[in-house]
Transfer RNA from Treponema saccharophilum DSM 2985, 72 nucleotides, folded computationally. The source organism's lineage runs through Bacteria, Spirochaetia, Treponematales, Treponemataceae and Treponema saccharophilum. It matches the Rfam family "tRNA". RNAcentral holds the sequence, with entries from Rfam. The prediction has a mean pLDDT of 83.

Formats: sequence, structure tokens, C1' cells
RNA sequence: GCGUGGUUAGCUCAGCGGUAGAGCAUCGCCUUCACACGGCGGGGGUCAUUGGUUCAAACCCAAUACCACGUA
Repeated sequence: GCGUGGUUAGCUCAGCGGUAGAGCAUCGCCUUCACACGGCGGGGGUCAUUGGUUCAAACCCAAUACCACGUA
């Protein structure tokens, strides 16, 4: 350089073009003398960036950036 895959919450990952979710973590409450475990509830997201298609885009298309693998 070329090819392929990936980029979504603090972390690990889901997500049929039609309201962005789970687990863990974090915060509050309950429980306990206290801690742990457990139960209930809450907060946290420019869906990598820019543009395009569409009535409507995390999802489709293009470019760019970064990461991984392959190849010379």
C1' cells in the first nucleotide's frame, strides 16, 4: 500500500429502517450491631467524525480517523 472485520453507557456486549437496551460497575433505600450476600429503585449515551439516500438512519451508501487480522 491492498483486502477483511470492528468503533453503541465507566467496562464487556446486544440491538428487524419506526421511543437506544442488558450484565457488571456506580448512587440511594430496605435488610444487619456492622460488613458481605440479597431485595427494590435511580442516574449515566452528540450510537467514532462528516456528508448522502429516505417521510423516518445506530442500522443503508460514500469519505475520513482509529483498532485488529490477513497479504506483499